[in-house]
Molecule: transfer RNA
Organism: Ktedonobacterales bacterium
RNA sequence: GGGUGGUUAGCUCAGCCGGCAGAGCGCGUCGUUCACACCGACGAGGUCACUGGUUCGAGUCCAGUACCACCCACCA
Numbered sequence: 001g002g003g004u005g006g007u008u009a010g011c012u013c014a015g016c017c018g019g020c021a022g023a024g025c026g027c028g029u030c031g032u033u034c035a036c037a038c039c040g041a042c043g044a045g046g047u048c049a050c051u052g053g054u055u056c057g058a059g060u061c062c063a064g065u066a067c068c069a070c071c072c073a074c075c076a
Stems, first nucleotide, its partner, number of pairs: 001072007010025004019056001027043005049065005
C1' cells in the first nucleotide's frame, strides 16, 4: 500500500428484508432470610465510532474518516 471482517448499555453480544433500540451478565430498589448468598418482581442505564448523503423514515443502504483484528504485498 491492497483486501476482508468489526465498532450498538459498564462487560460479552443480538438486531434478518429500512418502520417502537434489545438479551445475558453486572448495577439499584423491593420481596424472601436472623443475616448473606441463591431465587423472584420491578427499575435505571444508549451521541448505535465520527462526518456527510439517499429516503416520508437509517443501528440497518451509499461515500469518506478514525480505531481494532486478520490476510496479502512491499520495504536494504